[in-house]
């Protein structure tokens, strides 16, 4: 340089103006019976994201059930390690794919059982024999055979020699394969290591099923407190023409009202009523140790939106970045255009999807200079 591979980071800056949510300091007002909670202005300080998403996994929280086991239903699946837990992450083994960095894989179990294998094909599983070769025949018929064509995604290891009527692990060697032993590994599993077997008749468990391991249910509209007005529940007081209670009245007398219940006291529920859960999190950064590495400890720093119709924004002005056109030998300018995806709502831990546009690092192949 071209082509690639792999892993992190950024995702716009100053400034003017006008505006929007919480919080804190005091202050004026104004709604509610209350519990509380609203307006206004001043003054400080704070306000999205790498994915806030999807809501797909796993956890914290809270309630509600629960004795221990078990069935039933999910789930998950090499092996060893990290987590607070995973179906997530790192490392390692095996399979596969690339020349090659590197990249995929639900990867227990098909000598427990059932089941299924289109199409094609003779035959798709206690194997068949369609062409074929072979013996025996005049010839049909009959017997042999599975090397060799065909079908097929898949047809009873490769491969050579010896046999043979013509074949075949029928035998032999190489190579595979099983199965036992060793050896290395924690272990998945490897081995140019010993020994044994001619070798065993396909695949498909994201099909039932087996085997091992893990799981109660509901979700912050969780769920706690506070709380009425009305109904309604228990209890006590005083009334029922000798009048409870009310009103002129803040009291008393007196006047008026007034025809049967009124007060009061206790608990218990309830309202998208109020508060609180609520933002300090299994939290970020940094050094140093420890680990191959995902983690992990020590120690120091830092304080970081909490809203409930939901605020975080709008315009403008200049600068940054990108694409096109045009001008220049060039460096470089003028013009126009773009500047994504999105968007908190109890939190975190991961996948996963989405992204204009750019940045660093390591690494692979070819082809060229020095």
């Nucleotide at each position: 340089a071209a082509a690639g591979c792999c892993g992190c980071c950024c995702g716009g800056g100053c400034g003017g103006c006008c505006g929007c949510u919480g919080c804190c300091c005091a202050g004026u007002c104004c709604c509610g019976c209350g519990a509380g909670g609203g307006a206004c202005g001043g003054g400080g300080g704070a306000g999205a994201g790498g994915a806030a998403a999807g809501u797909c996994c796993g956890a914290a929280c809270u309630c509600c059930a629960u004795a221990g086991g078990g069935c039933a239903g999910g789930g998950u699946g090499c092996u060893g390690g990290g987590u607070a837990a995973c179906g997530c992450c790192c490392a390692g083994g095996g399979g596969g794919g690339g020349c090659g960095a590197c990249c995929c894989c639900a990867c227990g179990g098909a000598a427990a059982g059932u089941g299924c294998c289109a199409c094609a094909g003779a035959g798709a599983a206690c194997a068949u024999a369609c062409c074929g070769c072979c013996c025996c025949u005049a010839a049909a018929a009959g017997g042999g055979c599975a090397a060799g064509g065909g079908u097929g995604a898949a047809a009873a290891g490769g491969c050579g020699a010896g046999g043979u009527a013509a074949g075949a692990g029928c035998u032999c060697a190489c190579c595979g394969c099983c199965c036992c032993g060793g050896u290395g590994g924690c272990g998945a599993c490897a081995c140019u290591c010993g020994g044994g077997g001619g070798c065993a008749a396909g695949g498909c468990a994201a099909a039932c099923c087996c085997c091992a391991c893990c799981c109660g249910g509901a979700g912050c509209a969780a769920g706690a407190c506070c709380a009425a007005a009305u109904a309604g529940g228990g209890g006590g007081a005083c009334a029922u023409u000798u009048g409870a209670g009310g009103g002129c009245u803040g009291g008393c007398c007196g006047c008026c009202c007034g025809a049967a219940g009124u007060c009061c006291c206790c608990g218990g529920g309830u309202c998208a009523g109020g508060u609180c859960g609520c933002u300090a999190a299994a939290g970020g950064c940094g050094u140093c140790g420890g680990g191959u590495a995902a983690c992990c400890g020590c120690c120091g720093c830092c304080g970081u939106a909490g809203a409930g119709g939901a605020a975080u924004g709008g315009c403008c002005g200049c600068c940054g970045c990108c694409c096109g056109u045009c001008c220049u030998a060039a460096c470089g300018g003028a013009c126009g255009g773009g500047u994504a995806c999105a968007g908190a709502a109890u939190u975190c831990g991961g996948c996963u999807u989405a992204c204009a546009g750019g940045g660093c690092g390591g690494c692979u192949u070819u082809g060229g200079g020095c």

A computed fold for a 370-nucleotide RNA from a Nitrospirota bacterium, annotated as Bacterial RNase P class A. A source record names the gene rnpB. The coordinates come from a structure-prediction model, not an experiment, and the mean pLDDT is 77. NCBI's taxonomy places the organism under Bacteria, Pseudomonadati, Nitrospirota. Its Rfam family is "Bacterial RNase P class A". Its family is annotated with tRNA processing, ribonuclease P activity and dimeric ribonuclease P complex in the Gene Ontology. The RNAcentral record of the sequence draws on ENA.